[in-house]
RNA sequence: CAUAGCUCAGUUGGAUAGAGUGUCGGCCUCCGAAGCCGAAGGUCGCAGGUUCGAUUCCUGCUG
Numbered sequence: 001c002a003u004a005g006c007u008c009a010g011u012u013g014g015a016u017a018g019a020g021u022g023u024c025g026g027c028c029u030c031c032g033a034a035g036c037c038g039a040a041g042g043u044c045g046c047a048g049g050u051u052c053g054a055u056u057c058c059u060g061c062u063g
Stems, first nucleotide, its partner, number of pairs: 001063002005021004014052001023039005045061005
């Protein structure tokens, strides 16, 4: 250091966890690409602890 298929943000602990890219659908087009619009996709590495509340703090483990 470990967060969406991939690349990464994020919050001195608080409401439905986001962006780009990719995927799917639609518009557009003679057909595509590009562009525009929308959608799906996450046990936030695993197991405990603290706390009213943990992706965030603490411990162990895994890589």
This is a predicted structure of a 63-nucleotide RNA (transfer RNA) from uncultured Oleispira sp. NCBI's taxonomy places the organism under Bacteria, Pseudomonadati, Pseudomonadota, Gammaproteobacteria, Oleispira. Its Rfam family is "tRNA". About the family: Transfer RNA (tRNA) molecules are approximately 80 nucleotides in length. By type it is a transfer RNA. Its mean pLDDT, the model's own confidence on a scale to 100, is 81. The RNAcentral record of the sequence draws on MGnify.